[in-house]
Molecule: c-di-GMP-I riboswitch aptamer
Organism: Syntrophorhabdus sp. PtaB.Bin027
RNA sequence: GCUUGACAAAGGCAAACCAGUUGAAAAACUGGGACGCAAAACUACUGGCCUAAGUCCUUUCUGCAGGAUACGGCAGCAGGGUUGCCAGG
Numbered sequence: 001g002c003u004u005g006a007c008a009a010a011g012g013c014a015a016a017c018c019a020g021u022u023g024a025a026a027a028a029c030u031g032g033g034a035c036g037c038a039a040a041a042c043u044a045c046u047g048g049c050c051u052a053a054g055u056c057c058u059u060u061c062u063g064c065a066g067g068a069u070a071c072g073g074c075a076g077c078a079g080g081g082u083u084g085c086c087a088g089g
Base pairs, nucleotide, nucleotide: 002089003088004087005086012037013036017032018031019030020029021028022027035076041082042081043080045079046078047077048074049073050072054069055068056067057066058065
């Protein structure tokens, strides 16, 4: 340097849920809490998924309802890119 992650060692992260905050929402952040994770570290490049403020259309007829749509999100959906601990080969 490449590769693998069975037995380890030192550790790390933190699902659901609860409280608070931000947000139209999805969701995010903080604290608690652990389902799990060998990259569950970072990154929205590709695919996929979530939401629909705004916009457009339809309906109602004036503030309701329905549909489409991301410039909003998800990295703990899969892949890609970058970086990294230990041990074996």